[in-house]
RNA sequence: GACAAAUAAACCGAAUACCCUCAUAUAAUAAUGGGAAUAUGGCCCAUGAGUCUCUACCUGACUACCGUAAAUGGUCGGACUAUGAGGAAAGUAGCUGUCUGG
Numbered sequence: 001g002a003c004a005a006a007u008a009a010a011c012c013g014a015a016u017a018c019c020c021u022c023a024u025a026u027a028a029u030a031a032u033g034g035g036a037a038u039a040u041g042g043c044c045c046a047u048g049a050g051u052c053u054c055u056a057c058c059u060g061a062c063u064a065c066c067g068u069a070a071a072u073g074g075u076c077g078g079a080c081u082a083u084g085a086g087g088a089a090a091g092u093a094g095c096u097g098u099c100u101g102g
Base pairs, nucleotide, nucleotide: 001099002098003097004096012094019087020086021085022084023083024082025081026056029049031047032046033045034044035043041066042065050057058078059077060076061075062074063073064072
């Protein structure tokens, strides 16, 4: 774990799914290559890095900056995933026998 049997009632009473909170990881980060847009724009694809870590690596608002070029910056807010802890969750399994798995 499965099956069987037992079981009048009461008492006792788990584990666990889902959900919530917290902690740790990672900063939802930065790098490289290719392509794209152009002040009504500022993206797309790929690769590797980052985690005792699988996955993810985006989005919104505000703002700066770039005078049309090839390049974006800042601030704040918002997840998923992995692991652990806590909360909540039933009055369920429970005993016996046999078989089976670890």

A computed fold for a 102-nucleotide RNA from Rossellomorea marisflavi, annotated as Purine riboswitch aptamer. Its Rfam family is "Purine riboswitch aptamer". Rfam's curators write: Riboswitches are metabolite binding domains within certain messenger RNAs that serve as precision sensors for their corresponding targets. Its family is annotated with purine nucleobase biosynthetic process in the Gene Ontology. The RNAcentral record of the sequence draws on ENA, Rfam and Ribocentre.